[in-house]
RNA sequence: GCCCGUGUAGCUCAACUGGCAGAGCACCUGUCUUACAAACAGGAGGCCGGCGGUUCGAAACCGCCCGCGGGUA
Numbered sequence: 001g002c003c004c005g006u007g008u009a010g011c012u013c014a015a016c017u018g019g020c021a022g023a024g025c026a027c028c029u030g031u032c033u034u035a036c037a038a039a040c041a042g043g044a045g046g047c048c049g050g051c052g053g054u055u056c057g058a059a060a061c062c063g064c065c066c067g068c069g070g071g072u073a
Base pairs, nucleotide, nucleotide: 001072002071003070004069005068006067007066010025011024012023013022019056027043028042029041030040031039049065050064051063052062053061
């Protein structure tokens, strides 16, 4: 250089064929406890790597770029 995969919440990952962005853990509040943990109830947190295109509508499809992983002379 070329090829393939991947990038979504603090972390690990979902989102079926384009149609309201979610789960677990972590975090915050409350109940419980002398207290802590556990358990239970509730809550906050995202413009989906960037730019552009297609579309009525894009996390998803297309192009370029960037990061990470792998393959190859």
Transfer RNA from a Micromonosporaceae bacterium, 73 nucleotides, folded computationally. NCBI's taxonomy places the organism under Bacteria, Bacillati, Actinomycetes, Micromonosporales, Micromonosporaceae. Its Rfam family is "tRNA". It is annotated as a transfer RNA. The sequence is in RNAcentral, with records from ENA. The coordinates come from a structure-prediction model, not an experiment, and the mean pLDDT is 83.